[in-house]
Context: one part of a larger RNA
RNA sequence: GGCGCACGGCGGAUGCCUUGGCACAGGGAGCCGACGAAGGACGCGACAAGCUGCGAUAAGCCGCGGUGAGGGGCACAUGCCCUGCGACCCGCGGAUCUCCGAAUGGGCGAACCCGCAUGGAGCAGUCCAUGCAUCCCGGGCCCGAACACAUAGGGCCCGGGAGGACAACCCGGGGAACUGAAACAUCUAAGUACCCGGAGGAGAGGAAAUCAAUUUCGAGAUCCCCCAAGUAGCGGCGAGCGAACGGGGGCCUAGGCCAAACCUGGGAGCGCCGACGGGCCGGAGGGGCCCGGCGCCCCGGGGGUUGCAGGGCCGCGCGCGGCAGGGCCUUCCGCCCUGCCCGGGGAGGCAUCGAGGGGAGCCGAACGGCAGUGGGAAGGCCGACGGCACGAGGGUUAGACGUCCCGUAGGCGCACCCUCGGAUGUCCCCCGAACGCGGUCCCUGAGUAGGGCCGGGCACGUGAAACCCGGUCCGAAUCUGGGUGGACCACCAUCCAAGCCUGAAUACUCCCCUAUGACCGAUAGCGAACGAGUACCGUGAGGGAAAGGUGAAAAGCACCCCGGGAGGGGAGUGAAACAGCACCUGAAACCGUGCGCCC
Numbered sequence: 001g002g003c004g005c006a007c008g009g010c011g012g013a014u015g016c017c018u019u020g021g022c023a024c025a026g027g028g029a030g031c032c033g034a035c036g037a038a039g040g041a042c043g044c045g046a047c048a049a050g051c052u053g054c055g056a057u058a059a060g061c062c063g064c065g066g067u068g069a070g071g072g073g074c075a076c077a078u079g080c081c082c083u084g085c086g087a088c089c090c091g092c093g094g095a096u097c098u099c100c101g102a103a104u105g106g107g108c109g110a111a112c113c114c115g116c117a118u119g120g121a122g123c124a125g126u127c128c129a130u131g132c133a134u135c136c137c138g139g140g141c142c143c144g145a146a147c148a149c150a151u152a153g154g155g156c157c158c159g160g161g162a163g164g165a166c167a168a169c170c171c172g173g174g175g176a177a178c179u180g181a182a183a184c185a186u187c188u189a190a191g192u193a194c195c196c197g198g199a200g201g202a203g204a205g206g207a208a209a210u211c212a213a214u215u216u217c218g219a220g221a222u223c224c225c226c227c228a229a230g231u232a233g234c235g236g237c238g239a240g241c242g243a244a245c246g247g248g249g250g251c252c253u254a255g256g257c258c259a260a261a262c263c264u265g266g267g268a269g270c271g272c273c274g275a276c277g278g279g280c281c282g283g284a285g286g287g288g289c290c291c292g293g294c295g296c297c298c299c300g301g302g303g304g305u306u307g308c309a310g311g312g313c314c315g316c317g318c319g320c321g322g323c324a325g326g327g328c329c330u331u332c333c334g335c336c337c338u339g340c341c342c343g344g345g346g347a348g349g350c351a352u353c354g355a356g357g358g359g360a361g362c363c364g365a366a367c368g369g370c371a372g373u374g375g376g377a378a379g380g381c382c383g384a385c386g387g388c389a390c391g392a393g394g395g396u397u398a399g400a401c402g403u404c405c406c407g408u409a410g411g412c413g414c415a416c417c418c419u420c421g422g423a424u425g426u427c428c429c430c431c432g433a434a435c436g437c438g439g440u441c442c443c444u445g446a447g448u449a450g451g452g453c454c455g456g457g458c459a460c461g462u463g464a465a466a467c468c469c470g471g472u473c474c475g476a477a478u479c480u481g482g483g484u485g486g487a488c489c490a491c492c493a494u495c496c497a498a499g500c501c502u503g504a505a506u507a508c509u510c511c512c513c514u515a516u517g518a519c520c521g522a523u524a525g526c527g528a529a530c531g532a533g534u535a536c537c538g539u540g541a542g543g544g545a546a547a548g549g550u551g552a553a554a555a556g557c558a559c560c561c562c563g564g565g566a567g568g569g570g571a572g573u574g575a576a577a578c579a580g581c582a583c584c585u586g587a588a589a590c591c592g593u594g595c596g597c598c599c
Base pairs, nucleotide, nucleotide: 001598002597003596004595005594006593007592008591009590015584016549017548020520021519022517023516025514026513027512028511029509030508032164039100040099041098042055043054044053046078050074051073061094062093063092064091065090066089070082071081072080105114106113107112115132116131117130118129119128120127121126134162135161136160137159138158139157140156141155142154143153169200170198171197172196173195174194180187184236210219211218223250224249225248226247227246233241234240255501256500257499258445262302263301264300265299266298267297269296270295271294272293273292277291278290279289280288281287307479309444310443311442312440313439314438315437316436317435321341322340323339324338325337326336327335328334342432343431344430345429346428348427349426350425351424352423353422356419357418358417359416361412362411363410367383368382369381370380384403385402393406394405395404450474451473452472453471454470455469456468457467460486481496482495483494484493485492536543537542556583559570560569561568562567
């Protein structure tokens, strides 16, 4: 030195375990914020570094409800306290809530600096309270251009609102490239990623100028799912893209409201007239002024809302709650307006009540014995018992797979808060008429529809390219009207654009509860089972770990010995200490010690 055997060290694989994750289902909730949020900084403990909780009232203060013997968080020591006069803990409501942060008095390199006004305290330095950002809307007052009046505009005061945050979902405004086409330019990726704006628990859409059919019917807002169908089509007819009609379901007591005609109230608005009437100025004529009249415009009320066209106005018919007041009118009749009452309706607001659900909780059956198992019984043996609950699950010194504990089946419960829907009341809104016939031809959304050019969206790439949207230039009709039916024309059918609102069926899950798993089990499963978005790295945007396990119970080795200590040897605990906090098991590499053999 090699090989072998044995025993160790180091190491942390493997096995077992799980406090943590992952996925999905059902339900809840979908917030919050100038009454200062989300998120933070700094503080608060007897001693206090971290986490948690809280805010100078600072691991807490008050009330109500629950529970019932212990409690002063994780955190196990010492000390000192609290507690049947009910602590701690749990639920609900309230109080306090430094500083930063939309951050809002001004500033600023966030958590800091510096003010002003008013009121108050103090001898004073000083301190305390309140207010003071910007923008928008409404009201008031004042000032006030071009340009005299006016208007625009400005200032101040009062009242109201907004701002920021938010995982995904939704709508809108913008909008790539890699890639694919085996290269690449049209095309694709994709209206994706990303940026911006906006909204809500959903959002969007939505009540036909829609489809259909024309050989002849018919449907009846929107949204979502299944089929139609990878069809018809589109396509360097390449790669690829890809409907609709129609049918079946979900949902649905779902439909409503304006503009206009016309009537009416108001206007120190504009224009015309002043010829008619009244008044005034004027000696008179002429003339001027005011009241007034007409038309237009503006602001309100009624009316009206559709395509078998509908509505207005006029006439007729029929029909139509009450009372009071007022107006028109000479009066009645009639009509109109206002108020109250009555009746009806509403998808609106508020309050009350009742019921249900949620946010603490409560009750909840039935087992003992034995032994030579064992440290320990729940395992074994023997004999019982309960059950709407044995075959949910977890724990307890080890399989309690009913009978030990928590639970489970089943049942009960709320002062307060939240919530759904219901009733009642009240407020608000709507209605108290509709209908028929005839006439009239007044109204029915204009720089609109449509067209040219250029783009975009439609599954549809310019195509025969309809339809929808935009830019630009043109530019109708007015119910004897207009749009559409995939160029276009005729016929036919169908529908009324250029105004607005609308529940449900649909999408998603940062978060809460319940439940489940041919999901993981510490190099796995979230990056994170542990003081993890931490330590650490980076100027920064950003990147981003490692790290679980004594034992049933600390019973965590009193005491003695060696040693400066670390560590070790005894003793003791324990079932076990080769379970000693460097702790379950403890593989291999690697490093040793002893023995044997060989060189």

The prediction has a mean pLDDT of 80. This is a predicted structure of a 599-nucleotide part of an RNA (large-subunit ribosomal RNA, domain I) from Coriobacterium glomerans. The source organism's lineage runs through Bacteria, Bacillati, Actinomycetota, Coriobacteriales and Coriobacterium. Rfam family: Bacterial large subunit ribosomal RNA. Clan: LSU clan. Gene Ontology terms of the family: structural constituent of ribosome and ribosome. The RNAcentral record of the full RNA draws on ENA, RefSeq and SILVA.